[in-house]
Context: one part of a larger RNA
RNA sequence: GGCGCAUGGUGGAUGCCUUGGCACCAAGAGUCGAUGAAGGGCGUGAACGGCUGCGAUAAGCCACGGUUAGGCGCUGAAUAGCCUUUGACCCGUGGAUUCCCGAAUGGGGAAACCCAGCGCUGGUAAUGCGGCGUUAUCCCCGGUUGAACACAUAGACCGGGCGAAGACAAGCGGGGGAAGUGAAACAUCUCAGUACCCCGAGGAAAGAAAAUCAACAGAGACUCCCUGAGUAGUGGCGAGCGAAAGGGGAUCAGCCCAAACCCGGCAGAUGUAAGCAGACACGCGUUGUCUGCCGGGGGUUGUAGGGCGCCUGUUCCGAACCGUGUCUGGCUCGGCAGGAGUUACAAAAUCGUGUGGUAGUCGAAGCGCGUGGAACCGCGCACCAUAGAGGGCAAUCGUCCCGUAGACGAAACUGCACGAUCUCCUGUCAGGCGUUCCUGAGUAAGUCCGCACCCGUGAAACGCGGACUGAACCUGGGGGGACCACCCUCCAAGGCUAAGUACUCCUUGGUGACCGAUAGCGGACUAGUACCGUGAGGGAAAGGUGAAAAGUACCCCGGAAGGGGAGUGAAAUAGUACCUGAAACCGCGCGCCU
Numbered sequence: 001g002g003c004g005c006a007u008g009g010u011g012g013a014u015g016c017c018u019u020g021g022c023a024c025c026a027a028g029a030g031u032c033g034a035u036g037a038a039g040g041g042c043g044u045g046a047a048c049g050g051c052u053g054c055g056a057u058a059a060g061c062c063a064c065g066g067u068u069a070g071g072c073g074c075u076g077a078a079u080a081g082c083c084u085u086u087g088a089c090c091c092g093u094g095g096a097u098u099c100c101c102g103a104a105u106g107g108g109g110a111a112a113c114c115c116a117g118c119g120c121u122g123g124u125a126a127u128g129c130g131g132c133g134u135u136a137u138c139c140c141c142g143g144u145u146g147a148a149c150a151c152a153u154a155g156a157c158c159g160g161g162c163g164a165a166g167a168c169a170a171g172c173g174g175g176g177g178a179a180g181u182g183a184a185a186c187a188u189c190u191c192a193g194u195a196c197c198c199c200g201a202g203g204a205a206a207g208a209a210a211a212u213c214a215a216c217a218g219a220g221a222c223u224c225c226c227u228g229a230g231u232a233g234u235g236g237c238g239a240g241c242g243a244a245a246g247g248g249g250a251u252c253a254g255c256c257c258a259a260a261c262c263c264g265g266c267a268g269a270u271g272u273a274a275g276c277a278g279a280c281a282c283g284c285g286u287u288g289u290c291u292g293c294c295g296g297g298g299g300u301u302g303u304a305g306g307g308c309g310c311c312u313g314u315u316c317c318g319a320a321c322c323g324u325g326u327c328u329g330g331c332u333c334g335g336c337a338g339g340a341g342u343u344a345c346a347a348a349a350u351c352g353u354g355u356g357g358u359a360g361u362c363g364a365a366g367c368g369c370g371u372g373g374a375a376c377c378g379c380g381c382a383c384c385a386u387a388g389a390g391g392g393c394a395a396u397c398g399u400c401c402c403g404u405a406g407a408c409g410a411a412a413c414u415g416c417a418c419g420a421u422c423u424c425c426u427g428u429c430a431g432g433c434g435u436u437c438c439u440g441a442g443u444a445a446g447u448c449c450g451c452a453c454c455c456g457u458g459a460a461a462c463g464c465g466g467a468c469u470g471a472a473c474c475u476g477g478g479g480g481g482a483c484c485a486c487c488c489u490c491c492a493a494g495g496c497u498a499a500g501u502a503c504u505c506c507u508u509g510g511u512g513a514c515c516g517a518u519a520g521c522g523g524a525c526u527a528g529u530a531c532c533g534u535g536a537g538g539g540a541a542a543g544g545u546g547a548a549a550a551g552u553a554c555c556c557c558g559g560a561a562g563g564g565g566a567g568u569g570a571a572a573u574a575g576u577a578c579c580u581g582a583a584a585c586c587g588c589g590c591g592c593c594u
Stems, first nucleotide, its partner, number of pairs: 001593005007587003015579001016544002020515002022512007029504002031167002039101003042055003046079001049075003061095006070083003106115003116135007137164002139161007172200005182189001186236001212219002223250005233241002254496003257440001261297010275284002277328006302474001304439003307435007316335004321330002336427006349421010360408003366381005382399002384388001390402003445469007455481001476491005531538002551578001554565004
């Protein structure tokens, strides 16, 4: 020095464990903010570094409930001082306080700081100083003033506004919009209208009541799923991309304006004659006519619908009015009857009942012996079960504890459902004839250029946009894939609309052939911490004594660290560098070989 056996050190694999995570299901919730949010800074404890809580009333203040005998949060222990059956601590509901920064909003600013104006007020002899309130911008409404320029307008000023702004995981609508890649290279194409940026809204969003489809038969808003179908198509006809009708389901809901016409108000023009519901008489006269704007009624359709005029049939009661009187007609109000309603079709609030949520309460049934450090184990004999889910307790407990099945519970706040008060509508509609008054215009459409549709310019319709042109008016117009005819079908150029669908920052309950500390979230622990970076940003490592600290009194060596006795403990090779303790690596002892 090598090999072997044995025994240690180092190291932290493996096994076991789980405070933490992951995925999903069901239900809820789906916002917060100038009444100052989200997120922070700084404070706040007797002594206090971190976390948590809270805000100069500062681990808290007040009230009302629940529960209860112990409390003064977690992270070492101890001390000091307090509170508490006159109910502390803890849990829930409501309220008060809530420094500074931050949309940040009196002005400024290198966030958490600096400096002001005005009003009221404390203090001083007075100034300085202090306290409270208020003072950003834009928008909307009302008012007062008021230029160039006479009216007017702009502007200025005053008052009012629970108007806006900013934050927010995913989902949603819109405006912009790549490249790596694939095509085995690459340019059209693809990736993909994806990622990403911006704007906006909501608990969902979008869409939605046919100028839709279809095919000579018909359907009847929209959305979502299955199918049709990887079909029809499209495509350097490459790679690829890729419908629709129809069928089956989920859920179902339809409405309101503009216009014609009538009435009223305001403004302008015209104007002494028309007119004042009709007939006759009297009376009136800035009444009339036209245009514009505003308000009310009317009206909303495609086998066209509506308006206006006339006719026919039909319809509760009463009162006032339409210059006066009579008749006819019209209109408004009240009662009564019927109907509807807060998600559209108009729109608020209050009360009651029921049932949930936000604290909680009750809740069955086991003992003995043995082993052991410890009984939940074994043996013996019992019991409960609408409860043998689960967790804890010194090993494996239905009957020890918390629970579980089941049954109860709210002073306060609050969700939902129903009802009442309440609010609104209807009480005239239907039919016929005539009239040709209305039915969304710089629109539809065309040309050029783009986009989007399965559709890459193609024979390329339909839809959307830019530029330039630019209709018809119901005897009208759009569509049916160039275009034309016939036929069929539908009414654009205004608006609203629940459900079925998407998602999960968040709350509650539950589940797992999900992980078990190099796994599972980056994070089981001071974690978005330490640390790195000017910054945007990047981003860790790190769990386990024991049933219980019973955490080794006392003695010895040593300066200490560390160790030897003694003691605790079932165990100390469980001693806080602590469960198990693999391998690499380093020793000691013995044997063999060189």

Overview: The part of an RNA shown here (large-subunit ribosomal RNA, domain I) has 594 nucleotides and comes from a Solirubrobacterales bacterium. Taxonomically the source falls in Solirubrobacterales (Bacteria, Bacillati, Actinomycetota, Thermoleophilia). Rfam family: Bacterial large subunit ribosomal RNA. Rfam 15.1 lists 51,934 matches to the family in 10,816 species. Model confidence (mean pLDDT): 83 of 100.